Large-subunit ribosomal RNA, domain III from Silvanigrella paludirubra, 373 nucleotides, folded computationally.
The coordinates come from a structure-prediction model, not an experiment, and the mean pLDDT is 81.
The organism belongs to Silvanigrella, within Bacteria.

Context: one part of a larger RNA
RNA sequence: GAGUAGCGAAAGACGGGUGAGAACCCCGUCCGCCGAUAACCCAAGGGUUCCUAGGAGAGGUCAAUCCCCCUAGGGUAAGCCGGGUCCUAAGGUGAGGCCGAUAGGCGUAACCGAUGGCAAGCAGGUGAAUAUUCCUGCGCCAGAAACAUGGAGUGAUGCAGGGGUGGAGAAGGAUAGUAAGAGCUGGGUAUUGGAUACCAGUCUAAGACCGUAGGUAGAAGAGGUAGGGAAAUCGCCUCUUCGUUAUAAACUGAAAGUUGAUGGCGAAAGUCUUAUGAGUCCAUGCUUACAAGAAAAGCUGCUAAGCGAUGAAGUGUUUUUGCCCGUACCGUAAACCGACACAGGUGGGUGGGUAGAGUAUACCAAGGCGUUU
Numbered sequence: 001g002a003g004u005a006g007c008g009a010a011a012g013a014c015g016g017g018u019g020a021g022a023a024c025c026c027c028g029u030c031c032g033c034c035g036a037u038a039a040c041c042c043a044a045g046g047g048u049u050c051c052u053a054g055g056a057g058a059g060g061u062c063a064a065u066c067c068c069c070c071u072a073g074g075g076u077a078a079g080c081c082g083g084g085u086c087c088u089a090a091g092g093u094g095a096g097g098c099c100g101a102u103a104g105g106c107g108u109a110a111c112c113g114a115u116g117g118c119a120a121g122c123a124g125g126u127g128a129a130u131a132u133u134c135c136u137g138c139g140c141c142a143g144a145a146a147c148a149u150g151g152a153g154u155g156a157u158g159c160a161g162g163g164g165u166g167g168a169g170a171a172g173g174a175u176a177g178u179a180a181g182a183g184c185u186g187g188g189u190a191u192u193g194g195a196u197a198c199c200a201g202u203c204u205a206a207g208a209c210c211g212u213a214g215g216u217a218g219a220a221g222a223g224g225u226a227g228g229g230a231a232a233u234c235g236c237c238u239c240u241u242c243g244u245u246a247u248a249a250a251c252u253g254a255a256a257g258u259u260g261a262u263g264g265c266g267a268a269a270g271u272c273u274u275a276u277g278a279g280u281c282c283a284u285g286c287u288u289a290c291a292a293g294a295a296a297a298g299c300u301g302c303u304a305a306g307c308g309a310u311g312a313a314g315u316g317u318u319u320u321u322g323c324c325c326g327u328a329c330c331g332u333a334a335a336c337c338g339a340c341a342c343a344g345g346u347g348g349g350u351g352g353g354u355a356g357a358g359u360a361u362a363c364c365a366a367g368g369c370g371u372u373u
Stems, first nucleotide, its partner, number of pairs: 012030006031370004039350004045330002049328001050074006059067002079140002081326004086117002091112003097106003121138005141322009153307002158302004167288003172282003177276006183202005203264002207259003214252003218242008228234001265270001290293001336345002352364004
């Protein structure tokens, strides 16, 4: 320079409390702001920032009794959520192998590798901090054993099927939800009784049974089999019979209904009608065109060795087993990436009302804030 610039988008006011001290901390009332977000849930990343008690040197663009700050103590509970004990993609590693002065490069088998495939959980309660994890109730899956039944097959690292997929488009069925009306329950001002307007509520899962609207065009029998590196009853091929665009069989399949529930939730009531209606489900469905839209395992069929009438598989009941890791908290942000408590950036899901084509826009709900002078 200069007590100058600045104090980082934004609304607070009043009363009470605490305290040495209050514009700022806590409580209350009113007011205001967001509301496809400034709400809620997850992933990444962060790593204790979570909760409680105490504190006030530093940090906090002022102050501070306050804090995402300091000190101490506490907190993350799983067969069924996610990952591993399963599978493979791009890509990576790479026994042998090929190449290369060295270093090393490439690459078969094989292995690793999710952002994909693949068994099984819902509702309520609790609570300072965890909850599909604890507790209550009701379920489910995989394996093992015993018993019962059953009465001839079973059996894989092998063979085969399947898994199995993209784009565009259209119509339908249903549900979640939403709105209105009626009924029912509760509330319903100014001393009070009654009534009205008005306000709020009127809820309930997975699973089991059932198998509807619909979806799938092939099914049965006989024979052959030189290829599937062995075998096959599988697969494939041939023939016969039946069926096929409105209807077989079998499989699949939303929803509704019953149950779950003599339960839960609720102070109580805890019903009906109408309208609307999904980016959800039926649905990996249907139609359509060419540019022709992952793989492997789980799963199913088949047989090989082996096992099996001294009783296989299957089915039922009961008993039993179910390991390891994550789980706090932030997460359009003061906790992540930006040197900062930075007007920037950050993937997915839910996403109500009135007006509206709409997730635009405006005002609101739930919920959250008034963003540190």